[in-house]
Context: one part of a larger RNA
RNA sequence: UUGGGUUUGAAGGGAGCGUAGGCGGCCUUUUAAGCGUGCUGUGAAAUGUACCGGCUCAACCGGUGAAUUGCAGCGCGGACUGGAGGGCUUGAGUUCACGGAAGGCAGGCGGAAUUCGUGGUGUAGCGGUGAAAUGCUUAGAUAUCACGAAGAACUCCGAUUGCGAAGGCAGCUUGCCGCAGUGUUACUGACGCUGAAGCUCGAAGGUGCGGGUAUCGAACAGGAUUAGAUACCCUGGUAGUCCGCACGGUAAACGAUGGAUGCCCGCUGUUCGCCUAUUGUGGUGAGCGGCCAAGCGAAAGCGUUAAGCAUCCCACCUGGGGAGUACGCCGGCAACGGUGAAACUC
Numbered sequence: 001u002u003g004g005g006u007u008u009g010a011a012g013g014g015a016g017c018g019u020a021g022g023c024g025g026c027c028u029u030u031u032a033a034g035c036g037u038g039c040u041g042u043g044a045a046a047u048g049u050a051c052c053g054g055c056u057c058a059a060c061c062g063g064u065g066a067a068u069u070g071c072a073g074c075g076c077g078g079a080c081u082g083g084a085g086g087g088c089u090u091g092a093g094u095u096c097a098c099g100g101a102a103g104g105c106a107g108g109c110g111g112a113a114u115u116c117g118u119g120g121u122g123u124a125g126c127g128g129u130g131a132a133a134u135g136c137u138u139a140g141a142u143a144u145c146a147c148g149a150a151g152a153a154c155u156c157c158g159a160u161u162g163c164g165a166a167g168g169c170a171g172c173u174u175g176c177c178g179c180a181g182u183g184u185u186a187c188u189g190a191c192g193c194u195g196a197a198g199c200u201c202g203a204a205g206g207u208g209c210g211g212g213u214a215u216c217g218a219a220c221a222g223g224a225u226u227a228g229a230u231a232c233c234c235u236g237g238u239a240g241u242c243c244g245c246a247c248g249g250u251a252a253a254c255g256a257u258g259g260a261u262g263c264c265c266g267c268u269g270u271u272c273g274c275c276u277a278u279u280g281u282g283g284u285g286a287g288c289g290g291c292c293a294a295g296c297g298a299a300a301g302c303g304u305u306a307a308g309c310a311u312c313c314c315a316c317c318u319g320g321g322g323a324g325u326a327c328g329c330c331g332g333c334a335a336c337g338g339u340g341a342a343a344c345u346c
Stems, first nucleotide, its partner, number of pairs: 003318004007300002012314001014201004021194003025088007033081002035077008049065006091191001092188003096183003100179001103177007110154001114150008125136002162169002206247006216240001220236004258313006266291010295302002319346003328339004
């Protein structure tokens, strides 16, 4: 490389948009590049091969033929692939109507809790733990009441609920932007699928600048524990946690399951819409779950949301360690990220 694979054994890119490329619905006319078939030319010799012959045989040698699966030209065929023309509506998209949702961005508002401040009541403890101590407290703490301030997060509702491409998204409300779904006419008429590069988004932590800082809290300090305790427990506490702008670009970024399309028994729950309704509600479309037939699977299990049966495109794997390391290159302020070996060894 071929082949075989990628939920859990090595292996699905974190996600989307999309360039080239690859692949592509139904009917019809045409073309003949691919394709099939026939003929002609060519396809050196030697080698190999079939037959005949020469050395006593054989090796070896000579002759003749076929072959030389290739290339080119000229005919013929027209199913399939491609090209050209015409048409279609089921794929795709648009319009209209309807209800839907923690989808995004920006603004405004709300209550509870926490901490702090001021004042009142009140007096000796509070706090913390397995037990303690550090710590706070007669300069009046803890507790409790009133008022005030600040920042962050939104109890209940709340749910194998919903939305989003993924990351993710939850108090209420307003504005703007986006979305899928259903219904049903109308319209366009294959406009599609995938997607190397490329571009964009991308939790937490981290970085730069400027704000903010209530809580929690790496580092750090102290108290304990212990043989020790650079920990687990406790008291504090800086960065950070929050906001704006910019960078970074990784995660068990997981369904450990790439995307798209079609086909293939059922039962049951639920969300949203529509049509029926009439009380059995039933039907239908799109999601989200549970259990199973066939089938698949090494098994666990999957099973119309496939890991079933097929097609198309992309990505990736090829024994363990060395190693996601070294070197080089690219990116980054840095941290580091991307790409990514070998010797050696089992």

RNAcentral holds the full RNA, with entries from ENA and SILVA. This is a predicted structure of a 346-nucleotide part of an RNA (small-subunit ribosomal RNA, central domain) from an uncultured bacterium. Model confidence (mean pLDDT): 88 of 100.